[in-house]
């Protein structure tokens, strides 16, 4: 820029749970499964918050993050033929 249509597509991702592994543990990974998400993308050293508590510390109760979680609010990057 034509053209057709008046559709909201293409598709994405994956809870709980079950197996298998790692891990003290929160949990993390894989493969099965889908409860759901317009950001359920990425970011844990932008900031809150929240699990767990190993080595340690303490007579004990307990503290304790250096370990985890963003599908807890946050940050930042995207998708979308009407509105």
């Nucleotide at each position: 820029u034509u053209c057709c249509a008046u559709a909201u597509u293409u598709g994405g991702c994956a809870a709980a749970c079950c197996u298998g592994c790692c891990u003290a543990a929160a949990g993390g990974c894989a493969g099965g499964g889908a409860c759901g998400c317009a950001a359920a993308g990425c970011u844990a050293u932008a900031g809150g918050g929240u699990c767990u508590a190993a080595u340690g510390c303490g007579u004990a109760a307990g503290c304790g993050a250096u370990g985890a979680c963003a599908g807890c609010c946050a940050g930042u990057u995207g998708c979308a033929g009407c509105a």
c-di-GMP-I riboswitch aptamer from Anaerotruncus massiliensis (ex Liu et al. 2021), 83 nucleotides, folded computationally. The model forms 95% of the base pairs in the Rfam consensus. RNAcentral holds the sequence, with entries from Rfam. The source organism's lineage runs through Bacteria, Bacillati, Bacillota, Clostridia and Anaerotruncus. Its mean pLDDT, the model's own confidence on a scale to 100, is 81.